[in-house]
Annotation:
A computed fold for a 1568-nucleotide RNA from a marine sediment metagenome, annotated as small-subunit ribosomal RNA. The sequence is in RNAcentral, with records from SILVA. Its mean pLDDT, the model's own confidence on a scale to 100, is 84. It matches the Rfam family "Bacterial small subunit ribosomal RNA". Its family is annotated with structural constituent of ribosome and ribosome in the Gene Ontology.

RNA sequence: AGAGUUUGAUCCUGGCUCAGGAUGAACGCUGGCGGCGUGCCUAACACAUGCAAGUCGAACGAGAAGCUAACUUCUGAUUCCUUCGGGAUGAUGAAGUUAGCAGAAAGUGGCGAACGGGUGAGUAACGCGUGGGUAAUCUACCCUGUUUAGUGGGGGAUAACCCUCCGAAAGGAGGGCUAAUACCGCAUAAUAUCUUCUCCUCUAAAGAGAAGAAGAUUAAAGAUGGCCUCUAUACUAUGCUAUCGCUUCAGGAUGAGCCCGCGUCCUAUUAGUUAGUUGGUGGGGUAAUGGCCUACCAAGACUACAAUGGGUAGCCGGUCUGAGAGGAUGUACGGCCACACUGGGACUGAGAUACGGCCCAGACUCCUACGGGAGGCAGCAGUGGGGAAUAUUGCGCAAUGGCCGAAAGGUUGACGCAGCGACGCCGCGUGUGGGAGGACGCCCUUCGGGGUGUAAACCACUGUCAGGGGGGAAGAACUUCGUAGGUGCGAAUAGUGCUUACGGUUGACGGUACCCCCAGAGGAAGCGCCGGCUAACUCCGUGCCAGCAGCCGCGGUAAGACGGAGGGCGCAAGCGUUGUUCGGAAUCACUGGGCAUAAAGAGCACGUAGGCUGUCAGCUAAGUCGGAUGUGAAAGCCCUCGGCUCAACCGAGGAACUGCAUUCGAUACUGGCUGACUAGAGGACAGGAGGGGUGAGUGGAACUCCAGGUGGAACGGUGAAAUGUGUAGAUAUCUGGAGGAACACCGGUGGCGAAAGCGGCUUACUGGCCUGUCUCUGACGCUGAGGUGCGAAAGCUAGGGUAGCGAACGGGAUUAGAUACCCCGGUAGUCCUAGCCGUAAACGAUGGGCACUAGGUAGGGGGAAUGCCUAUGGUUUUCCCUGCCGUAGCUAAUGUAAUAAGUGCCCCGCCUGGGGAGUACGCUCGCAAGGGUAAAACUCAAAGGAAUUGACGGGGGCUCACACAAGCGGUGGAGCAUGUGGUUUAAUUCGAAGCAACGCGAAGAACCUUACCUGGCCUUGACAUGUGCGGAUUAGUCCUGUGAAAGCAGGAUGACAGCUCUUCGGAGUCGGAACGUGUGCAGGUGUUGCAUGGCUGUCGUCAGCUCGUGUCGUGAGAUGUUGGGUUAAGUCCCGUAACGAGCGAAACCCUUGUCGUUAGUUGCCAGCGGGUAAUGCCGGGGACUCUAGCGAGACUGCCGUUGUCAAAACGGAGGAAGGUGGGGACGACGUCAAGUCAUCAUGGCCCUUAUGGCCAGGGCGACACACGUGCUACAAUGGUCUGUACAAAGGGUUCCGAGACCGCGAGGUGGAGGCAAUCCCAUAAAGCAGACCCCAGUUCGGAUUGCAGGCUGAAAUUCGCCUGCAUGAAGCCGGAAUCGCUAGUAAUCGCGUAUCAGCCAUGACGCGGUGAAUAUGUUCCUGAUCCUUGUACACACCGCCCGUCAAGCCACGGAAGCGGGGAGCGCUCGAAGUCGUUUUGUCCAACCCUCGGGAGGACGGCGCCGAAAGCGAGCUCCGUGACUGGGACUAAGUCGUAACAAGGUAGCCGUAGGGGAACCUGCGGCUG
Repeated sequence: AGAGUUUGAUCCUGGCUCAGGAUGAACGCUGGCGGCGUGCCUAACACAUGCAAGUCGAACGAGAAGCUAACUUCUGAUUCCUUCGGGAUGAUGAAGUUAGCAGAAAGUGGCGAACGGGUGAGUAACGCGUGGGUAAUCUACCCUGUUUAGUGGGGGAUAACCCUCCGAAAGGAGGGCUAAUACCGCAUAAUAUCUUCUCCUCUAAAGAGAAGAAGAUUAAAGAUGGCCUCUAUACUAUGCUAUCGCUUCAGGAUGAGCCCGCGUCCUAUUAGUUAGUUGGUGGGGUAAUGGCCUACCAAGACUACAAUGGGUAGCCGGUCUGAGAGGAUGUACGGCCACACUGGGACUGAGAUACGGCCCAGACUCCUACGGGAGGCAGCAGUGGGGAAUAUUGCGCAAUGGCCGAAAGGUUGACGCAGCGACGCCGCGUGUGGGAGGACGCCCUUCGGGGUGUAAACCACUGUCAGGGGGGAAGAACUUCGUAGGUGCGAAUAGUGCUUACGGUUGACGGUACCCCCAGAGGAAGCGCCGGCUAACUCCGUGCCAGCAGCCGCGGUAAGACGGAGGGCGCAAGCGUUGUUCGGAAUCACUGGGCAUAAAGAGCACGUAGGCUGUCAGCUAAGUCGGAUGUGAAAGCCCUCGGCUCAACCGAGGAACUGCAUUCGAUACUGGCUGACUAGAGGACAGGAGGGGUGAGUGGAACUCCAGGUGGAACGGUGAAAUGUGUAGAUAUCUGGAGGAACACCGGUGGCGAAAGCGGCUUACUGGCCUGUCUCUGACGCUGAGGUGCGAAAGCUAGGGUAGCGAACGGGAUUAGAUACCCCGGUAGUCCUAGCCGUAAACGAUGGGCACUAGGUAGGGGGAAUGCCUAUGGUUUUCCCUGCCGUAGCUAAUGUAAUAAGUGCCCCGCCUGGGGAGUACGCUCGCAAGGGUAAAACUCAAAGGAAUUGACGGGGGCUCACACAAGCGGUGGAGCAUGUGGUUUAAUUCGAAGCAACGCGAAGAACCUUACCUGGCCUUGACAUGUGCGGAUUAGUCCUGUGAAAGCAGGAUGACAGCUCUUCGGAGUCGGAACGUGUGCAGGUGUUGCAUGGCUGUCGUCAGCUCGUGUCGUGAGAUGUUGGGUUAAGUCCCGUAACGAGCGAAACCCUUGUCGUUAGUUGCCAGCGGGUAAUGCCGGGGACUCUAGCGAGACUGCCGUUGUCAAAACGGAGGAAGGUGGGGACGACGUCAAGUCAUCAUGGCCCUUAUGGCCAGGGCGACACACGUGCUACAAUGGUCUGUACAAAGGGUUCCGAGACCGCGAGGUGGAGGCAAUCCCAUAAAGCAGACCCCAGUUCGGAUUGCAGGCUGAAAUUCGCCUGCAUGAAGCCGGAAUCGCUAGUAAUCGCGUAUCAGCCAUGACGCGGUGAAUAUGUUCCUGAUCCUUGUACACACCGCCCGUCAAGCCACGGAAGCGGGGAGCGCUCGAAGUCGUUUUGUCCAACCCUCGGGAGGACGGCGCCGAAAGCGAGCUCCGUGACUGGGACUAAGUCGUAACAAGGUAGCCGUAGGGGAACCUGCGGCUG
């Protein structure tokens, strides 16, 4: 930092998508260790259990268990005495009493419980942030004030406790006793509070403050230690002293309350809201201001700078992202707020309207004896539930902090730790080194090899983490105690406060961090991806299936995209996926976008608010700029340094916090105020042009109608017709009359108007504009949200009018249909008056204003100058208006260009992918039609602009071609031949399919061919090659059986090469070839021509197709190759930002036409000679013909004319030939996925005792039918017969085969000659001469059939050819339609050859003979080249594409209703509770009292307010709803053909009517 995706390609616009970062995450696969963090985002759902707020005995009463002591009673060990009955002693134990110690639980009292902890429901607000104010306030504990001043003296109760009673319980009632730092009077008292007064200061004011004076009011509590100095004294305390407390004042600190400026989400489809509402006065209330509350008075207050309403949301420091500006976010940590089951309420208190307090109401849960009670985890754990999802009912108060206490200490789920979770960040490990041209396995392979891969094995090492053993910190400082000091108070050596030193004591984590030792590579790697974006490639499987996919898109038999494997790439204890968010996205654009044609300028104007605003001067200092001060909490980010081995993490310092406020200064600019100016703007005067507007009047042409005349058959209309009109007299024509509408010529890219728009003439009224004078005013200006007015056509209402035209409608045509186009009619309407509507392609698709920035030219309206001129003019110049061309610039391009789309300024409107949709809902306007405003769900990956190259057009232009025309002959009709389709069949093998398949592959199907069918057989095979094994024969030859043959079975004989031996007869050996068997393999006319090579067809022998360099263009591309001529031709010439070149065309090649030369056999024979019945027969000859080599010749070369001094064309001469002489071969870049896997070759797939191979027979030859190509005909330009003339080119040894003989003939016998200019096939036929036929189904025609033959061949039945005789069909020139041919051509006539035994050949390919007609030409048909134009086509018109209908599916709207939520309004009822109350009740300790009471209070009553609840009518939101409406989407449904080309009626816009549908028609408008 960008990338992919619209196109055939391009540039642009524009959306979608990706790569990055982040996360309180979740899910999938996987998982070794540690550190630091972090962990219910959902149900503010409900909660079992435990804990989370206590503490103080140095405030107070009382006091259980226990301990000590004493005593009493009982017990009775031991010891002593004993008369042995017992007595004494009395340990121990038990009970009790008293005293002391001790202090549980509970109580009075104090402090705390308002902190800490949780959550984010509510809240759009002074809630939060930031900065201020409080002269409108409070503040417990704490501190200060040599501590401001005090702490005096009394009183009455009450809980605990005891007794009685009620209740299941919770709890309560009554009686009795008692204490206080609890409660209540009194005293004292101010710098406190209140009232009044004096004076000063400050303040904008209200007011505040200081000083002073007078009056009034108001306080307290003690506890503990010590001591005897003082006082009283006996100890001692009512004393003193120390400490802690208490009261009061002032100040501080801290915390809090209230107020204000600014900032703080979406929605206008929420535009009006508000009655305590806004303000005032009096009163109340509060710590305090205030409608905070109340009574009265006034009628205000808020709002487009967004009130009110609706939705959503705790706010911030910060966090994430980003270059930044911004955007998103508010978990953890910190600040603030709000809440504590839901709603309401107060009490206590310094502080609460109180999470673990109270009261009431409600819902829920629990207990219950049914009477009544209890509860609130959004504290820490934990449970259920919800959910994709979030932890332990752990340890400890050791540290830090809080509360209480004098302290020890207690308490603390705050906190410190531990546990669980890869949830995140950070760190570490899973080894290290060596080790093969490289094992196995697996994968790939061109079979050679390559990859995995130094990877492993193996060798040598190391020892982190985990494991075992041992050692072992820091976190601890205090407090307090002891000892020893110092110091304050004090009478004090007492005590106590403060303080120093030393020593003792305290660890949840945890035997943790860390260190040492031991052992051993041992226990520790996965996940995603590999088509492009995006790093990484192959094989197999699958076969539009299964599947993938973030976007583009993959998959229909060779998938780098699916699944698996091998390999690779990336990250790593993680890796992927999903969600969300920022980025990329300049894709809401402040930084930093646009609006002619891509989305986007309002139809036009006037004008309100607002925004902006000329020149000069002065003042001011609001904006602006600078300095200073305060603040901007901490944490975080950043920098530096430091601490954990590093890092994460943590600590310290700095910077930063871009902001706000105050203050001082500056004054250029902006603003404000004042004064002046004239260049903007406007006025005056003098002229000017004009379809500007409104009203009234008036004119002629045309048209229709009416009346009359003339006239007599048609008119009218169309592509052609018909409907229609007309003998009842039309049309035509003449005269007269009536009516309505519109104004020809002038008339013009001309004028006027803001736009819509405006056109005969006259007139009245009236708006704007231009010029000149430079006279006046003195910034009076520009724009313009809302608003108001104007606003084509159509349409609406009412009333007129109606000639023409003319939606609808009727009729006639056209058509497959024709609800259209065309024709005949025709209503509304078009016209007028009055009023609506308010829209158009209302367009320059271009908002308005001002200024600046080359020119040229034309037109309209004025002015000035005029040296010069042809003077109503010309020329020059100036202002305004309207066009065209064009430089710079701009633009994606097209284009625009002083009338900007250039350069700037000001203001307004509008846009943000396509569709859904300018639609729905809501609101609003309208009589209606409808207009304005204006979404979403869903769906697509595009939609679009400009330009480019093609292709196409029922677009244009030029041109060509047997393309048409002009001709000649055919096909299509008949019969037959042949090919094809179809049908049939066991099989009728396969392919070819418009032209460019169809006498094509096939230049030869009876067998063979042959691929098909039936049947019989073979299985390493008919054929190739490697190899293992076997045996002694094998190959060949001959034979037998069976059989249709193949084959199967069997027999005989029996070589050859090498080696050895040999008596030379042969024998042996060996195993080469060969055989058998086995194994690799053969074989396949099986499939795919859409996997291919090669070959071929076709456009087309058409003239095209390209390249290099240069130039132009952002680019695709263009130029060249276009243009003017010319040609068969991109042939040539000229011109030219092109210059050259290549493949094609042409030429070169073959053949043919003329001549020359060379050569003359097998060809030829003129002359010479010979010879024959005759013949180049012979000698000879090379003259001629001919043969076949080499040459010549033709080049627009010459002449004339035309033409651009060209190319060239036309005419002519010469010439055998003349403008490429004729013919052939030769086929550019490419198109048709054209044809061929069955010529051949070949990848993949398939078959392998068969889809291979052999054989026999059959089939390819079928036959209702259809088509193509041909042959023969239909006859007299003919047929038949007789005679007769003239070719060329070929072929011939398994061959051609002469003469001769036989046969009517096909043919046979026979075999001369010929490997060929020699011989043969081989008589050419039409022609010519003569004869007959005489127009007929014939002496035409020959099909078909019968008989008899011939030939080939194993074989002629299916299924050959030929001959003879007989038979003698259709057919008398062919419908629609269609083919060939332009000269030696068509037509016609015969001849030959390949294939081949023969032949179904009438085919194909060649050869010669005879030998025409026509072309005025390019309008039309077909095809084609070039240029140009349009295009929505690019698979390219066999294209694209629209709408209804039918089917499926999805979301949405309407809808009788139904259900639920929310907020408010009115009324009813009215809990708790505060407040109020001269309130008839009950009760009462403190003070007073004359003892009766009083003051005062409590309860109760009453009143206002008041939550929940109920009732009522509406509002609003959501869900659902029979049915219904359109919309989106969906490989192959129906009907048409609307649009794109002139799309076949140009299209489109608005409006109205009509119609199955696209649409059609009317009116007006636009050119896109």